A computed fold for an 846-nucleotide part of an RNA from Peniculida sp., annotated as large-subunit ribosomal RNA, domain II. Its mean pLDDT, the model's own confidence on a scale to 100, is 81. Its Rfam family is "Eukaryotic large subunit ribosomal RNA". A reference for the family is Yusupov et al. (2001), "Crystal structure of the ribosome at 5.5 A resolution", Science. Lineage of the source: Eukaryota > Alveolata > Ciliophora > Oligohymenophorea > Peniculida.

[in-house]
Context: one part of a larger RNA
RNA sequence: GGAUCCAGAUGGAGAUCGUGCAAAAAAGGCUUCUACUGACCCGUCUUGAAACACGGACCAAGGAGUCUACCCAAUGUGCGAGUCUUAGGGUGGAAAAACCCGAAGGCGUAGCGAAAGCGAGUAAAAGGUGUGAACCUGAAAGGGGGCAACAUCGGCCAACCUAGAUUUUCGAAAGAAGGGAUUGAGCAAGAGCAUAUUUGGUAGGACCCGAAAGAUGGUGAACUACGCUUGAGUAGGGUGAAGCCAGGGGAAACUCUGGUGGAGGCUCGUAGCGUUACUGACGUGCAAAUCGUUCGUCAAACUUGAGUGUAGGGGCGAAAGACUAAUCGAACCAUCUAGUAGCUGGUUCCCUCUGAAGUUUCUCUCAGGAUAGCAGGAACAAGAACGCAGUUUUAUCAGGUAAAGCGAAUGAUUAGAGGAAUCGGAGAUCAAAGAUUUUUGACCUAUUCUCAAACUUUAAAUUGGUAAGAGCCGGUAGUUUCUUAAGUGAACUAUUGGGAAGAAUGCGUUGUUCCUAGUGGGCCGUUUUUGGUAAGCAGAACUGGCGAUGAGGGAUGAACCUAACGCUGAGAUAAGGUGCCAAAGUACCCGCUCAUCAGAUACCAUAAAAGGUGUUGGUUCAUAUAGACAGCAGGACGGUGGCCCUGGAAGUCGGAAUCCGCUAAGGAGUGUGUAACAACUCACCUGCCGAAUGAACUAGCCCUGAAAAUUGAUGGCGCUGAAGCGGGAGACCGAUACUCAGCCAUCGAGGCAAAAGUGAGGUCUCGAUGAGUAAGAGGGCGUGUGCGUUGUGCAGAAGCCUUUGACGUGAGUCUGGGUGGAACAGCGUAUAGUGCAGAUCUUGGU
Numbered sequence: 001g002g003a004u005c006c007a008g009a010u011g012g013a014g015a016u017c018g019u020g021c022a023a024a025a026a027a028g029g030c031u032u033c034u035a036c037u038g039a040c041c042c043g044u045c046u047u048g049a050a051a052c053a054c055g056g057a058c059c060a061a062g063g064a065g066u067c068u069a070c071c072c073a074a075u076g077u078g079c080g081a082g083u084c085u086u087a088g089g090g091u092g093g094a095a096a097a098a099c100c101c102g103a104a105g106g107c108g109u110a111g112c113g114a115a116a117g118c119g120a121g122u123a124a125a126a127g128g129u130g131u132g133a134a135c136c137u138g139a140a141a142g143g144g145g146g147c148a149a150c151a152u153c154g155g156c157c158a159a160c161c162u163a164g165a166u167u168u169u170c171g172a173a174a175g176a177a178g179g180g181a182u183u184g185a186g187c188a189a190g191a192g193c194a195u196a197u198u199u200g201g202u203a204g205g206a207c208c209c210g211a212a213a214g215a216u217g218g219u220g221a222a223c224u225a226c227g228c229u230u231g232a233g234u235a236g237g238g239u240g241a242a243g244c245c246a247g248g249g250g251a252a253a254c255u256c257u258g259g260u261g262g263a264g265g266c267u268c269g270u271a272g273c274g275u276u277a278c279u280g281a282c283g284u285g286c287a288a289a290u291c292g293u294u295c296g297u298c299a300a301a302c303u304u305g306a307g308u309g310u311a312g313g314g315g316c317g318a319a320a321g322a323c324u325a326a327u328c329g330a331a332c333c334a335u336c337u338a339g340u341a342g343c344u345g346g347u348u349c350c351c352u353c354u355g356a357a358g359u360u361u362c363u364c365u366c367a368g369g370a371u372a373g374c375a376g377g378a379a380c381a382a383g384a385a386c387g388c389a390g391u392u393u394u395a396u397c398a399g400g401u402a403a404a405g406c407g408a409a410u411g412a413u414u415a416g417a418g419g420a421a422u423c424g425g426a427g428a429u430c431a432a433a434g435a436u437u438u439u440u441g442a443c444c445u446a447u448u449c450u451c452a453a454a455c456u457u458u459a460a461a462u463u464g465g466u467a468a469g470a471g472c473c474g475g476u477a478g479u480u481u482c483u484u485a486a487g488u489g490a491a492c493u494a495u496u497g498g499g500a501a502g503a504a505u506g507c508g509u510u511g512u513u514c515c516u517a518g519u520g521g522g523c524c525g526u527u528u529u530u531g532g533u534a535a536g537c538a539g540a541a542c543u544g545g546c547g548a549u550g551a552g553g554g555a556u557g558a559a560c561c562u563a564a565c566g567c568u569g570a571g572a573u574a575a576g577g578u579g580c581c582a583a584a585g586u587a588c589c590c591g592c593u594c595a596u597c598a599g600a601u602a603c604c605a606u607a608a609a610a611g612g613u614g615u616u617g618g619u620u621c622a623u624a625u626a627g628a629c630a631g632c633a634g635g636a637c638g639g640u641g642g643c644c645c646u647g648g649a650a651g652u653c654g655g656a657a658u659c660c661g662c663u664a665a666g667g668a669g670u671g672u673g674u675a676a677c678a679a680c681u682c683a684c685c686u687g688c689c690g691a692a693u694g695a696a697c698u699a700g701c702c703c704u705g706a707a708a709a710u711u712g713a714u715g716g717c718g719c720u721g722a723a724g725c726g727g728g729a730g731a732c733c734g735a736u737a738c739u740c741a742g743c744c745a746u747c748g749a750g751g752c753a754a755a756a757g758u759g760a761g762g763u764c765u766c767g768a769u770g771a772g773u774a775a776g777a778g779g780g781c782g783u784g785u786g787c788g789u790u791g792u793g794c795a796g797a798a799g800c801c802u803u804u805g806a807c808g809u810g811a812g813u814c815u816g817g818g819u820g821g822a823a824c825a826g827c828g829u830a831u832a833g834u835g836c837a838g839a840u841c842u843u844g845g846u
Stems, first nucleotide, its partner, number of pairs: 041056004057846006065347001067204005073198007082107003088101004111118002127153005135144003155187002157184003160180003166174002168171001207346002210343001214336006225310009234300001236268003239264001243260007272297003277293002280291002312328001314324002349780006359372001361370003373519002375516008386508004391504002393468006403458001404456002410452003415447001417445003422442009472498009482489001522546004527541005551562003566743006576733003579717003588728005599719001610704003614701010631688005637661003643655002667682001671680002744770009781835001783832010799819004805814003
């Protein structure tokens, strides 16, 4: 120095796991397009909404159970026969903080009674009995123990009722013992007080928006109504009152004629004022009352300016409830006032679990409340002892519906039959009184027909109560004001003996208490049932549904049939289907049906009486080889033209009657026919033929009955040995129901910490369940702000955009990229002006 063996150190490789970079893809993510299948618009009131019920063009922002006081309950905390910071004081501090003391006061420690008032064991220490936990003992069974609580029997306090000894001032006086199956929010070895959170209640604007009203105080007569004061304005014509003049007449009074004159709430008509008609124009106008033509009035109760007066339950009014500032059957403004509304509308994130009611009673109650019911939540007790039950059985009670009954009661009711006496009606005989007698009712008797929610002897089914054991079954003794003739009975107390399947089936937690929501419009089906002619009508009962509920089927559909639902995959079914639409039979077997309006699937979306020689079955009765029925052929006669009636009537207008003969058979005649006859024909008989025929009824399909207004519906197409109707057998399709497998959630059961600490609000296994409106409970997501803690940020916070991807059942969260340019986030805790699609919501925008 090398080789081999042993031991150690170091190093390497290394499944798997974590992580960086890169790449590719899909049974991945997102988006767009096409085809097919399903699919009506949300919210709301409602029994019921896609509704021809209402709100809703779109977007952003805002937008509705809050706070305070008190009360009930639950839970937590502090102290505890007490508890609580009231004022005040002390210490202290930046402070109105914190800390300490604390009279008085609140609630509690005693109640009862209208009140006066009285007032809870009694010294063996806190009653008895039943059930009864921890704990002790025991191998177990069992025994001891007896808390809380529940039940029950006693005792005590107060009130009430009774009782009234006794006292005495002698009164409507006081008042003891005893008793009560009367009442109390009482006692019976205290449990409360304060505080926090939460459900609920009450008072407050009281979840939000919304009246018509009411009250108080003011402002208005520039519009308009009316009065007063003072001003202004009103072409041209017509008519022609009084008065006057002239002439005429007259004795006169007076009168006539012609002028003159110029009156009038006279007339035509301009300005002005008004506004009838076109129901004209206009009608997002010229105009929140206008324009055009037409029309009324126009010397007055006219028009109009200015000033002034009258004011809201007031004015003013030639009166229309007109006008009183675009407002008037009571103006406008502010305030009370966020008025009240049993009424309408709206009421904002997610998941999980449970899950109703429309009924009872009361109500100035009927659009509302309270009350009970139904429902949720919380707690407690015990926890496999045996318990429980929308069930059955057994036993035993209750009942008067269905049915039945009416030769049983009550009530109704038909028909004959038989009746001694009696009563009513109508007769007959006898001269009458009256007697006899006939008949018919009432009535009686035995039968007969038909009935009853408010009749019933009888009497179901269904139904309801109770029981089917340990809290039991016996014995002995005792107590008692009850009970008995009675130590008889009954109840209770004590003690003792027996002994555990004392029906079936099903299920496996059961029981109790407290607090509280919503509801208190209902509707539908089978069955029962009342009113009604009936109703998709009104009112009840039992039960099941819809409401609150989807899925498959009934074409369509709140309620019918099947069947109730976490998310997936597979299988096999229900109802219903299997020609095509459209998954599965153009499958099979046997019948029926032809429709110039076929038929076609419960609820259900109409058809009847009555008919059919359409066709197919059935029942009954007839005929038939002694030859039927049908077809063809022959006969169909005589008395007699029967009698009556008639103008006539001979089988055949009509009436009554309807025989005999001969026959195989032939009616005193079934029709046609004649004025009357005639003639023909039928019934009836026979020949040919040779086997079934006729009638009545019944019920399957089909047909008639069967007419309407947009075009039209077995769902459509279409279908005919069906793809129609009836029956059968087997196959297939078909649900969120059933079975199996995986996953999620909820609930339940069981196991698990052996060593110093923590821990279970953890973890493992198994099983069952999963619908839901109003409503309740639990657990979460998100927003603003304070505090604590940990962090992010100019190397880029928040916000905004994004077919970047990921996680979560979800509310949502994380992440990439872009933009942006200075703040922000997680966790814990506290707090709240904390979540929008709706409110004819508000504001802004489109």